[in-house]
Context: one part of a larger RNA
Molecule: large-subunit ribosomal RNA, domain IV
Organism: Chimaphila japonica
Formats: sequence, C1' cells, structure tokens
RNA sequence: CUCUCUCUAAGGAACUCGGCAAAAUAGCCCCGUAACUUCGGGAGAAGGGGUGCCCCCUAGGGGGUCGCAGUGACCAGGCCCGGGCGACUGUUUACCAAAAACACAGGUCUCCGCAAAGUCGUAAGACCAUGUACGGGGGCUGAUGCCUGCCCAGUGCCGGAAGGUCAAGGAAGUUGGUGACCCUGAUGCCAGUGGAGCCGGCGACCGAAGCCCCGGUGAACGGCGGCCGUAACUAUAACGGUCCUAAGGUAGCGAAAUUCCUUGUCGGGUAAGUUCCGACCUGCACAAAAGGCGUAACGAUCUGGGCACUGUCUCGGAGAGAGGCUCG
Repeated sequence: CUCUCUCUAAGGAACUCGGCAAAAUAGCCCCGUAACUUCGGGAGAAGGGGUGCCCCCUAGGGGGUCGCAGUGACCAGGCCCGGGCGACUGUUUACCAAAAACACAGGUCUCCGCAAAGUCGUAAGACCAUGUACGGGGGCUGAUGCCUGCCCAGUGCCGGAAGGUCAAGGAAGUUGGUGACCCUGAUGCCAGUGGAGCCGGCGACCGAAGCCCCGGUGAACGGCGGCCGUAACUAUAACGGUCCUAAGGUAGCGAAAUUCCUUGUCGGGUAAGUUCCGACCUGCACAAAAGGCGUAACGAUCUGGGCACUGUCUCGGAGAGAGGCUCG
C1' cells in the first nucleotide's frame, strides 16, 4: 500500500451524476394513527409508552430489588411528502438490461354451423376436440371511472349485379401443306382436272371469377388546411372574406418519457434550483382502443423534497485480521 472489519472529537450530505456505500430503524405488549379511497384499504401509517428478577393476594393489583443498559447475545421494518410510467400478483434478454417491455382479467372487431374456421403434412392422417357459437381461431386494446369526435376521396374488406373488359375450351366459316383414290390424255414410271383423309394458320359467335362499375364499412390501413381583414387606448379577434380538401383535430391534456428555439414566462421550494412541483399555451412535431384523460392499491421501477442517521464528506486518525513488500 491492497482487502475484510471495529472505533472516531466538532460538524452532519458540505460528498456525489445520485445519500452509492455505511449508519440508523428493528421482536413482543399497550396507546394512538392523516390525506385519499374502488370502503377492501391506506396501516406496522405517523408518533408515543412499556419490556429483567423476587414477593403477596392473584382476571388483575400492590410491593421490593440489581445494572449504564432487561427483545442486555444471536435474530430483528428506517420513515414521511410530491410527481411520471405501468392498474394489480405474475413473465423476460440461461452468461452486461427485470423495466415504463411481455402477460393479464376486462373491452371490441372479425372468421367459423362441424367432414367448422385455423394449423402441420405431397398424402394418408393429426391438432383444434372425444370440443359445437355461453364454443373455437385470428387482430387490436389492456383493471376500474368518464369517454372514444370528423373524413369512405385513396387502399383493404363486405354486398351488388345491369353494362364494359375478359382465359382455357367450344365453334359457323375461311385458308396453307400433304394427298389415298377416281377420271382425262389410246398405254405409262409422265402431265392434267377433281379429291376423301391427315397436319397446320386465322376465326364471327358462346364463354366464369376477377378488374372496371354501383353501394356500405374506421375499436379496417389510414387522414384530420392556408391566406387576408375586423371591436371607441393598445393588444387580441367572438365576426367577415377568399382559396383548397374526402374531411380540415372535437372532448380532454399540453415546454409533456412528446417543446427545436429553451435554463420559454410566471409562481413555489433553496442563501443560491438547466432537475422538481403548480400554472400559462406561441402543441418545431399531443390527442381519443398503434386508445384520450383521471385514478385508490401495488412496484428490488424512474424522478424531486424532507426527518432520522451516519467517516459519503470537511480530513483525516487509531486498531484487528489477511495479502503484498523487505529480511531470514
């Protein structure tokens, strides 16, 4: 010097990104216990008092006695206030992340009538399910409370069938090649006329779904404006004009896990506060089941403040054990 511990005057978070670490609290009995609340809770809230041994009557009460100290060692909650997120218990990155992520009851949409839909398999077959719509599959949301606005133009899905388009296939017809066979040239291996069959080309017309088309549908994918003017101080604009759109963001919330400018401005807390809390609204770029806004309880969650407590610190010091180092 390093590690693991013990103690430390005065101060008590001045340390630090941050009370990280340590200290403190602690069992049992009694008293007492707020806001809020889903009336269960919050709650061991908080905050106080008691605690050994002996004797007497003994539910209980009274008396005595020892120590600094009686849950005498071990064991054994620190607490309070505010905010964000997630309702909760649970689950997760085996070996750097336990969370605000996943799940969850609950909500809603959609598919499926059973040889179900869906899934695996080429198939047989299997799961679903020895289930049957109070069931099963899929998507989104995520307790509960109050709610969930406008747009169907585009995309998707559902419904419709009049018209347009439209494949294979069929097919009236038309056309090319080949050409059995027959006939003519008195015969012919030659020439010509006709010509069944076979092989092709084109093809009017018939021809389903789909697409076009007509409607519907947002807890389907998604989207939810601009400019100019106007009130008897000023400022602002309930109001007006105009352009565009399928429709121009409603309630609620808002410098937010979202705010660039920004340490916005005002208020609170501090002697001093880029964090925090309450407001304002100029929302760069919140917003309603990729849910919006609240919410008791809960959380090894994140964040701000306070009490208690302390070697975290001012600022060090002393001690114990182990290691290192030196000598042997």